[in-house]
A computed fold for a 350-nucleotide part of an RNA from a Phycisphaeraceae bacterium, annotated as small-subunit ribosomal RNA, central domain. NCBI's taxonomy places the organism under Bacteria, Pseudomonadati, Planctomycetota, Phycisphaerae, Phycisphaeraceae. The prediction has a mean pLDDT of 87.
Context: one part of a larger RNA
RNA sequence: CUGGGCUUAAAGGGUCCGCAGGCGGAUCGGCAAGUACCGUGUGAAAUACCAUGGCUCAACCAUGGAAUUGCUCGGUAAACUGCCAAUCUUGAACACGGUAGGGGCCAUCGGAACUCUAGGUGGAGCGGUGAAAUGCGUAGAUAUCUAGAGGAACGCCAGAGGCGAAGGCGGAUGGCUGGGCCGUUGUUGACGCUCAGGGACGAAAGCAUGGGUAGCGAACGGGAUUAGAUACCCCGGUAGUCCAUGCCCUAAACGAUGUGCACUAGGUCGCGGAGGUUUUGACGCCAUCGCGGCUGAAGUUAAAAUAUUAAGUGCACCGCCUGGGGAGUACGGUCGCAAGGCUAAAACUC
Numbered sequence: 001c002u003g004g005g006c007u008u009a010a011a012g013g014g015u016c017c018g019c020a021g022g023c024g025g026a027u028c029g030g031c032a033a034g035u036a037c038c039g040u041g042u043g044a045a046a047u048a049c050c051a052u053g054g055c056u057c058a059a060c061c062a063u064g065g066a067a068u069u070g071c072u073c074g075g076u077a078a079a080c081u082g083c084c085a086a087u088c089u090u091g092a093a094c095a096c097g098g099u100a101g102g103g104g105c106c107a108u109c110g111g112a113a114c115u116c117u118a119g120g121u122g123g124a125g126c127g128g129u130g131a132a133a134u135g136c137g138u139a140g141a142u143a144u145c146u147a148g149a150g151g152a153a154c155g156c157c158a159g160a161g162g163c164g165a166a167g168g169c170g171g172a173u174g175g176c177u178g179g180g181c182c183g184u185u186g187u188u189g190a191c192g193c194u195c196a197g198g199g200a201c202g203a204a205a206g207c208a209u210g211g212g213u214a215g216c217g218a219a220c221g222g223g224a225u226u227a228g229a230u231a232c233c234c235c236g237g238u239a240g241u242c243c244a245u246g247c248c249c250u251a252a253a254c255g256a257u258g259u260g261c262a263c264u265a266g267g268u269c270g271c272g273g274a275g276g277u278u279u280u281g282a283c284g285c286c287a288u289c290g291c292g293g294c295u296g297a298a299g300u301u302a303a304a305a306u307a308u309u310a311a312g313u314g315c316a317c318c319g320c321c322u323g324g325g326g327a328g329u330a331c332g333g334u335c336g337c338a339a340g341g342c343u344a345a346a347a348c349u350c
Base pairs, nucleotide, nucleotide: 004321005320006319007304008303012318014201015200016199017198021194022193023192025088026087027086029084030083031082033081034080035077036076037075038074039073041071042070049065050064051063052062053061054060091191092188093187094186095185096183097182098181099180103177104176105175106174107173108172109171110154114150115149116148117147118146119145120144121143125136126135162169163168206247207246208245209244210243211242215241216240220236221235222234223233258317259316260315261314262313263312266295267294268293269292270291271290272289273288275286276285277284299306300305323350324349325348332343333342334341335340
């Protein structure tokens, strides 16, 4: 260096973009760097190898050969790789016409519920639990009606459904904005795939400053339970949860399954398109493209399972694994306001 692996045994980076790098469609012409062949020069000697010979043999020694798989130069070939030039349209991108959507950001508005405030009615309980008690209530609670204030979340629709790269996204309307899919021809003409470093995004919790605070609720207080109860249950309740701006950068960030392309039986359902056919029409049927599920052949697999959404068959590129513990720790470096993150051992031990 090659050889094995990564759904669940150790192992896919949280996700995307992307420089370098690696890899790269079809046809034609040229060059000859790689490549192949032939030759030149060189590749010291000794050693190792082969043959023959010399010490009685051997070790040892001598002579000759081969080897030295390499480099240099010259020539020939032009399939493949590369480079140069030209052409192409299938990959890729764009234009045009449609289309679905909780994709993102901002603003405005709405109803239900809840809590609070004021007032009316009313008059002794309410609340809570397994049972209670703490708690609230004659300073009038709970219940009920009216008016007002406030914050947060958006029932039904709702789906095995949709959208997004992932995290994630759900009241309504408007504005701004990203992406997808389908269809017809058209345009460019390989513009592509992947991606170490790098950049951006990244649930919740947490941090900073300012605001907001209805409900819920770490911490904390109280009541119970209990042998105890720093819990589970109950009554309260601060941070937080919400908003703006700036950090943090983690997760069972999961499909525990990297991305792209090609190929490899079917059946069935849902969502989005466009087409054909039939029908008065809804619709049905047929074929088709994209997305999301179920089931299942071959194959694969240790099995469970997976199976055109592969874990099948191949190619390209990246990441990662190498017994358990020590340890995702120490040290160092770097990032962070901090919390801590990233990178990442060893002794020792089984």